[in-house]
Molecule: c-di-AMP riboswitch aptamer (ydaO/yuaA leader)
Organism: Acidobacteriota bacterium
RNA sequence: AAAAGUCGAUCACCGAAGUCUUUGCAUCGUGCAAAGACGCGGGGGAACCAACAGCCAAGGCCAUCGGCCAAAGCUUCCGGGGGCGAAUCGUCACGUUGAUGAAGGGAUACUCUUUCGUUCCUAGCCCGUCAGCUAACCUCGUAGGUGUUGCAAAGAAGUUAC
Numbered sequence: 001a002a003a004a005g006u007c008g009a010u011c012a013c014c015g016a017a018g019u020c021u022u023u024g025c026a027u028c029g030u031g032c033a034a035a036g037a038c039g040c041g042g043g044g045g046a047a048c049c050a051a052c053a054g055c056c057a058a059g060g061c062c063a064u065c066g067g068c069c070a071a072a073g074c075u076u077c078c079g080g081g082g083g084c085g086a087a088u089c090g091u092c093a094c095g096u097u098g099a100u101g102a103a104g105g106g107a108u109a110c111u112c113u114u115u116c117g118u119u120c121c122u123a124g125c126c127c128g129u130c131a132g133c134u135a136a137c138c139u140c141g142u143a144g145g146u147g148u149u150g151c152a153a154a155g156a157a158g159u160u161a162c
Base pairs, nucleotide, nucleotide: 011147012146013145014144018038019037020036021035022034023033024032025031039142040141041140042139043138044137049132053075054074055073059069060068061067062066080130081127082126083125084124088102089101090100091099092098104121105120106119107118108117111156112155113154114153115152116150
């Protein structure tokens, strides 16, 4: 001197997860907690529509040689079902926890969008036998985690200068 690492600020990324007000605590500054409002996001919840296993069959309806509806009974299953989220499905392996394909999702910054190329993710959590859609209505959340960059192309918008 450079690189790596640590802390803080600015800026930025995933995500609904931001802004403001009041009160209290703290304070050099920054902030923390509670409540409320706006904004953003989710769940429940009518009509209409959709959905509601198989066999057998008392009986009923139509009006023709048949068709339709259907109680009771029997059988199977005897475990579910659902929500947030991109995070599902398949194949090959499984002495090693992976590989690969399709579908789905993100980044590639200096205003935004799209394309090409490159690159990464495809988890986790919750309800508790219950939920389709769904106007009115009811109700919940507003966290957590992180540090990318190709002097790429096209379009749109805005600002500044002349």